Annotation
The RNA shown here (c-di-GMP-I riboswitch aptamer) has 87 nucleotides and comes from Paenalicyclobacillus mengziensis. The sequence is in RNAcentral, with records from Rfam. Its mean pLDDT, the model's own confidence on a scale to 100, is 84. Of the family's consensus pairs, 95% are formed in the model. Rfam family: c-di-GMP-I riboswitch aptamer. Rfam's curators write: GEMM was predicted in a large-scale screen for bacterial structured RNA regulatory elements.
RNA sequence: AGAGGAAAAAGGUAAACCGUUCCGAAAGGACGGGACACAAAGCCGUGGGGCUACAGCACUGUAUGCUAUGCCUGCCAGGUUGCCGCU
Numbered sequence: 001a002g003a004g005g006a007a008a009a010a011g012g013u014a015a016a017c018c019g020u021u022c023c024g025a026a027a028g029g030a031c032g033g034g035a036c037a038c039a040a041a042g043c044c045g046u047g048g049g050g051c052u053a054c055a056g057c058a059c060u061g062u063a064u065g066c067u068a069u070g071c072c073u074g075c076c077a078g079g080u081u082g083c084c085g086c087u
Base pairs, nucleotide, nucleotide: 005084012038013037017033018032019031020030022029023028036074042080043079044078046077047076048075049072050071051070056066057065058064
C1' cells in the first nucleotide's frame, strides 16, 4: 500500500420501548434512560427505494385523491474518513 475480518485487545455506536411545560402540520428529529444489534450502524441526501402532506391543486361535503421543496445514512448502493490485528 492492497485485499480483507478467524481469534483477540482497546474501545465505539445505540434498535424496540419509556420519559419530556422540547422542535415539527406530519413523517421525523433533539435530550435522558435503555440495549436489539452493528467492522464502519462514522460522515455525505449523489442514485434508487420508502415515509409524511402544512401549503398548493383537483374534487366534493366537512371528507377524499394527487403532490416534496420535508423526512429516513440502523433500506440498498455510491462517495469519503477511521481503530486493531491476520495473510